[in-house]
RNA sequence: UCCUCAAUAGCUCAGUGGUAGAGCGGUCGGCUGUUAACUGAUUGGUCGUAGGUUCGAAUCCUACCUGGGAGA
Numbered sequence: 001u002c003c004u005c006a007a008u009a010g011c012u013c014a015g016u017g018g019u020a021g022a023g024c025g026g027u028c029g030g031c032u033g034u035u036a037a038c039u040g041a042u043u044g045g046u047c048g049u050a051g052g053u054u055c056g057a058a059u060c061c062u063a064c065c066u067g068g069g070a071g072a
Base pairs, nucleotide, nucleotide: 001071003069004068005067006066010024011023012022013021018055025043026042027041028040029039030038048064049063050062051061052060
């Protein structure tokens, strides 16, 4: 320098144009002699950044940042 992949909740990851979700985690309860386990409720997000397309974008397009991989 070029190509390619990834980026979404505290963590691991879904979500292929129409209100952003799960598991784990956090908090407050129930259960019990206590802890663990089990269980109820609750808590969670500028969807990496900036533009564009669209009635409507996490999703499509462009540029950039960061990280991984492969080349010269």